[in-house]
């Protein structure tokens, strides 16, 4: 971050399948990504508990933001 190059990855939807949920696995399928590659450290949204509320516990999102660490080319 380029009308390059070899590639990567995979939204929504469908199956299955695990979970109280959010949502997660795998298979299909691409909506798109320059880290859409890992991290739950801030923020955020969401789920369950318990509650009149505020709080407080316990989870989920890395493809919501910011951080932090790694990694292909190599034109301007």
């Nucleotide at each position: 971050g380029a009308c390059a190059a070899g590639g990567g990855c995979a939204a929504a939807c469908c199956c299955a399948u695990c979970g109280c949920g959010a949502g997660g696995u795998g298979g299909g399928g691409a909506c798109g990504c320059a880290a859409a590659g890992c991290c739950a450290c801030g923020g955020g949204a969401c789920u369950g508990g318990c509650g009149u509320c505020u709080a407080c516990c316990a989870g989920u999102c890395a493809g919501c933001c910011g951080g932090g660490u790694u990694a292909c080319c190599g034109a301007a």

c-di-GMP-I riboswitch aptamer from a soil metagenome, 76 nucleotides, folded computationally. Its mean pLDDT, the model's own confidence on a scale to 100, is 87.